Annotation:
The RNA shown here (transfer RNA) has 78 nucleotides and comes from a Nitrososphaeraceae archaeon. Lineage of the source: Archaea > Nitrososphaerota > Nitrososphaeria > Nitrososphaerales > Nitrososphaeraceae.
């Protein structure tokens, strides 16, 4: 250099195909319940520029296009 895959919350994730109200779960975290006390449980809460930029569109994680970054594979150099 070619090609695959992958970037969504501190973390790991579903959703992208087939666009459509405030993007959800676990799980860490905050507070309340229960307990002598933890822990477990259980209830409520905060927390997201969906890697950047653009472009279609009434509307875009989702389509398209151009960039970063990761992991993998081929190539190429020595």
């Nucleotide at each position: 250099g070619c090609g695959a895959a992958g970037u969504u919350a501190g973390c790991c994730u579903a959703g992208c195909c087939u666009g459509g109200u405030c993007a959800g779960g676990g799980u860490a975290c905050g507070a309340g319940c229960u307990u002598c006390c933890c822990a477990a449980g259980c209830u409520c809460g905060g927390g997201g520029u969906c890697g950047c930029g653009g472009g279609u569109u009434c509307a875009a994680a989702u389509c398209c296009c151009g960039c970063a970054c990761u992991u993998c594979g081929c190539a190429c150099c020595a």